[in-house]
Context: one part of a larger RNA
RNA sequence: UUGGGCGUAAAGCGCGCGCAGGCGGGCUUUCAAGCGGCGGCGUCGAAGCCGGGGGCUCAACCCCCGGAAGCGCCCCGAACUGGAAGCCUCGGAUGCGGCAGGGGGAGGCGGAAUUCCCGGUGUAGCGGUAAAAUGCGCAGAUAUCGGGAAGAACACCGACGGCGAAGGCAGCCUCCUGGGCCGGCAUCGACGCUGAGGCGCGAAAGCUGGGGGAGCGAACAGGAUUAGAUACCCUGGUAGUCCCAGCCGUAAACGAUGGACGCUAGGUGUGGGGGGAACAUCCCUCCGUGCCGAAGCCAACGCAUUAAGCGUCCCGCCAGGGGAGUACGGCCGCAAGGCUAAAACUC
Repeated sequence: UUGGGCGUAAAGCGCGCGCAGGCGGGCUUUCAAGCGGCGGCGUCGAAGCCGGGGGCUCAACCCCCGGAAGCGCCCCGAACUGGAAGCCUCGGAUGCGGCAGGGGGAGGCGGAAUUCCCGGUGUAGCGGUAAAAUGCGCAGAUAUCGGGAAGAACACCGACGGCGAAGGCAGCCUCCUGGGCCGGCAUCGACGCUGAGGCGCGAAAGCUGGGGGAGCGAACAGGAUUAGAUACCCUGGUAGUCCCAGCCGUAAACGAUGGACGCUAGGUGUGGGGGGAACAUCCCUCCGUGCCGAAGCCAACGCAUUAAGCGUCCCGCCAGGGGAGUACGGCCGCAAGGCUAAAACUC
């Protein structure tokens, strides 16, 4: 090792594409590398080991004879793995016809609200709080009406709903563009699954250059509160939040659950498609998304055809707590820092 695990105890890479590698559907023929044969030959130094015999009174010990897996060659076998050849269609893919969608990119347009500016009406307050104060206002505020400007976000619809690999995606229109589902036929004929490295995507914050800046708002200032108040509350307010280009590469990047395929009761809601009907209601079916539950699983909680059940394949990861996701080294980054990743010591 055979023979442990990873939803919450330590443990699924944030997500995808994919080279190598690993693994891989049905049938026929063939080869015989793996595999098999109480097959044959050779070898397996001495000792040792195993079987038999013998010598020290026994044994240990020593001596003699024989033998084994294993390895090499030969012969035989062909179910399985593998190689070669041919065929097949259920896996996969393509073509065709439909369908749904906040999937992505670009451009344009719209209304509500907010703030600011101009003008009208109007007068002594407004604002804010538990109560206040700072603040704003007689240089006319707040309120209200008309006009204008700007930026950002899109109420209702809206969902227990949809799309996307994940991050994520929502006003409306146009253009460009990715994926998916359903239907029945046709075509290719295993072309597949996974995927160390690698490459790409990747919320928010942050960074560089340029623009923009309404509202909000780290920092900061002031007012309160308080024993204090570097907070919670209030008045302001810079970066930022927004756009373009380029970085960063992290997260409770969560379903804390890697991907693929097959198998294992049902019930009920909902989104998309197809079929049927006694076409309102209903039934069957495929794909998605929830809830409840059989068997089974689980330490329990719970999971349960969207598995955490039963199996196969491939990858990643875990191994007591702290030290520490740190030091050192390396790689990456403008920086912030990221990735990889210990030990002493200690309980």
The part of an RNA shown here (small-subunit ribosomal RNA, central domain) has 347 nucleotides and comes from an uncultured bacterium. The full RNA is in RNAcentral, with records from ENA, Greengenes and SILVA. Its Rfam family is "Bacterial small subunit ribosomal RNA". Its family is annotated with ribosome and structural constituent of ribosome in the Gene Ontology.